[in-house]
Context: one part of a larger RNA
């Protein structure tokens, strides 16, 4: 001197673009964050329009709603960083050992049959959550049969490879395996298989913290043969042999820590961070499970169990903000229970549209950069005050007053966007523009012994006090207070705090 998610003290005018729980991964009231599709499937059936009416209604159309059966989504998006010193991250490689819904390409089907079950009803059972029993029904729900290139086994061929093998429009044998419509006149769906793109899984080389006041660690441990298991390789797991492995090129433990792109810093080589935006990883009240599915071992899902909160007829139930707002709490310290889907993205849907505290915005906070302004010019009796004075004077100071001008920002009036193509704007009657008024409404804070730019008076009198270091203060203190004057930075100015 730079640099901050800061934070106190004093002061505060405007804008824009950023940024705001660093501490208790502390406990959370309220609302709101994943829904969606009737062009899967029975029901249910406003409105409103026909016919008919004995004016009560019946009937045929329509189809809003409304729960349910089903299909996708809910594994993405959003939050924190406990946990982890690891193939969790970086970066290069690999996989002859893997998966891959939606999407695009290519081929090829899309035949026939069956019995359930929820809404519904009827009966019970519970304070409640919600259950239990008979009965009815559909369907892209379930499910039997046929067909079927491929698929798994087996041997042969050919063809290449990196041991194991891998590929072929290949050739025999054998084994069990598919489907689904729907609205309408064209489209979407559906099953089987090849290919691609995406995303993922798992291996390996090298990189990146301290400590030896840790020196020995280890029995699924190592390594093997055979077996389960996975999408796949593996002691991954499990039986049997073996006695292996690691380690001062620091094994084991102990501490601390999400890791990178980036960020500050420095000429640089380093040194320090890992906020905010990007990418990965972990987690989601604490620990354990799997289910479902193309993916979870699943934050707004199931169960188990541990604590803690709340409801109970006491029997038994609910419930997890580290989602966005909020509360209490801790703390130096950190914001609105806002507004909207116009836009961008996503999810379902054939569409129209719904949903979306992702996002778009607005509100708060000088918390930061960054622009800007609190006026300009002129104007000497050097007014008055005010401080000093050697009493002559000197200074504040062209500063003020006065005179003549401007209208940035403000204010008051009218006008009004881009963003959005047909349409549809939250921001917003905002940005901006165009008129009037009128200097009006805007400056502090720190210092002034030497380091270091800047000095007198007074008042105190080793007292009361400064102080980053020397060090000041005990009757003339440029050091303490406090005027005046000066210096430096300015909507900030200081001081603490960490890093260079």
């Nucleotide at each position: 001197g730079g640099a901050c998610g800061a934070a106190c003290g004093c002061u505060g005018g405007c804008g824009g673009c950023g940024u705001g729980c660093u501490u208790a991964a502390c406990a959370c009231a309220u609302g709101c964050a994943a829904g969606u599709c009737g062009g899967a499937c029975g029901g249910u059936g406003a409105a409103c329009c026909g016919c008919u009416u004995u004016c009560g209604g019946g009937u045929g159309g329509g189809g809003a709603u409304c729960a349910g059966u089903g299909g996708c989504g809910a594994a993405c998006g959003g939050g924190u960083g406990a946990g982890u010193a690891a193939c969790a991250c970086g970066u290069g490689a690999g996989u002859a050992a893997c998966c891959u819904g939606c999407c695009c390409u290519u081929c090829a089907c899309u035949c026939u049959g069956g019995g359930a079950u929820a809404a519904c009803u009827c009966c019970g059972g519970g304070a409640a959550a919600c259950c239990g029993g008979g009965g009815c029904u559909a369907a892209u729900a379930c499910u039997g049969g046929a067909u079927a290139c491929g698929a798994c086994c087996u041997a042969c061929u050919c063809g290449g490879g990196c041991a194991u093998c891998c590929g072929a429009u290949g050739u025999g044998g054998g084994u069990g395996g598919a489907a689904a419509g729907a609205u309408u006149u064209a489209u979407u769906g559906g099953u089987g298989a090849g290919g691609g793109a995406u995303g993922g899984a798992c291996u390996c080389g090298c990189g990146g913290c301290c400590u030896a006041u840790c020196a020995g660690c280890u029995u699924g441990u190592u390594g093997g043969u055979g077996a389960g298991g996975u999408a796949a390789u593996g002691g991954c797991u499990c039986a049997c042999c073996a006695a292996g492995g690691c380690g001062a090129c620091g094994a084991u433990g102990c501490g601390u820590a999400g890791c990178c792109g980036a960020c500050c810093u420095g000429a640089g080589a380093g040194g320090g961070u890992g906020a905010u935006c990007g990418g990965c990883c972990a987690c989601a009240u604490u620990g354990g499970a799997a289910c479902u599915g193309a993916g979870a071992c699943a934050c707004g899902g199931u169960c188990c169990a541990g604590a803690c909160u709340c409801c109970u007829a006491c029997g038994g139930g609910a419930g997890g903000c580290a989602g966005c707002a909020g509360u209490g709490g801790g703390g130096a310290a950190u914001a609105u229970u806002g507004c909207a889907c116009a836009a961008u993205g996503g999810g379902c849907g054939a569409a129209a549209g719904c949903c979306u505290g992702a996002u778009g915005c607005a509100g708060c906070a000088a918390c930061g950069c960054c622009g800007c302004g609190u006026g300009a010019g002129u104007g000497a009796u050097g007014a008055a005050g005010g401080c000093c004075u050697u009493c002559g004077g000197g200074u504040u100071g062209u500063a003020a007053a006065g005179c003549u001008c401007u209208g940035u920002c403000u204010u008051u009036g009218g006008g009004g966007a881009c963003g959005a193509u047909u349409a549809u704007g939250a921001c917003g009657g905002u940005a901006c523009c165009c008129a009037a008024g009128g200097a009006g409404g805007a400056a502090g804070c720190c210092a002034c012994g030497g380091c270091u730019a800047a000095c007198u008076a007074c008042g105190u009198g080793c007292c009361a006090g400064c102080a980053g270091c020397c060090g000041c203060g005990g009757u003339a203190a440029u050091a303490c207070g406090u005027a005046g004057g000066u210096g430096g930075c300015g909507a900030g100015c200081g001081u603490u705090g960490u890093c260079c």
Notes: The part of an RNA shown here (small-subunit ribosomal RNA, 5' domain) has 500 nucleotides and comes from a soil metagenome. Model confidence (mean pLDDT): 83 of 100.